């Protein structure tokens, strides 16, 4: 990497410095953000509770936030395929794909 499971409409930065044109996870179509500074790197802050540790419990679990990740515009920003509904616009549901964690290699 393939692959399995779980979660993905909540939450948290207009921070500082460097840098200098793109970015919003991939593709396409939209839409949005961006020289009043994108992405990236570093520092600080914060959110969260997947795994480990600690405490409580017979256990299930709960607490905690020390450690390992992860995250901090907009629902995974919206959609793409299928079903239902509708004259249509649209609405609802389910997949697919993707992201993160743990296992795995």
């Nucleotide at each position: 990497a393939a692959u399995a499971a779980a979660u993905c409409a909540a939450g948290a930065g207009u921070g500082u410095g460097c840098u200098g044109a793109g970015g919003g996870c991939a593709c396409u179509g939209g839409c949005c953000c961006a020289u009043a500074g994108a992405a990236g790197c570093a520092c600080c802050g914060c959110c969260a509770a997947c795994c480990g540790a600690g405490u409580c419990u017979u256990a299930c679990g709960a607490c905690c936030a020390c450690g390992g990740u992860g995250g901090c515009a907009a629902a995974u920003c919206c959609a793409g395929c299928c079903c239902u509904u509708g004259a249509a616009a649209g609405a609802g549901g389910g997949a697919a794909a993707g992201a993160u964690u743990u296992g795995g290699c």